[in-house]
RNA sequence: GGGGUCGUAGCUUAAUGGCUAAAGCACUGCUAUGGCAUAGCAGGGAGUGUGGGUUCAAGUCCCAUCGACUCCA
Repeated sequence: GGGGUCGUAGCUUAAUGGCUAAAGCACUGCUAUGGCAUAGCAGGGAGUGUGGGUUCAAGUCCCAUCGACUCCA
C1' cells in the first nucleotide's frame, strides 16, 4: 500500500428494511431476614463508531472516513 471481518447500554450479545432498539450480568429502590448472602418485584441507563446517500421508512442497503482484528504484498 491492497483485500476481508467487526464496531449497538458499564460488560456480553440480540434485533427479516416496518410496534416506543430487546435480553443477561452489572447498577438503583422496595419486600422477605436481627444482619449479610440470596431470592422475588419494580426502575434508570444506548438511537446503533463518525459524516453523507437511497427509501414512505435504515442498527440493517450504498459511499466515504476512524478504530480493532486478520490475510496478501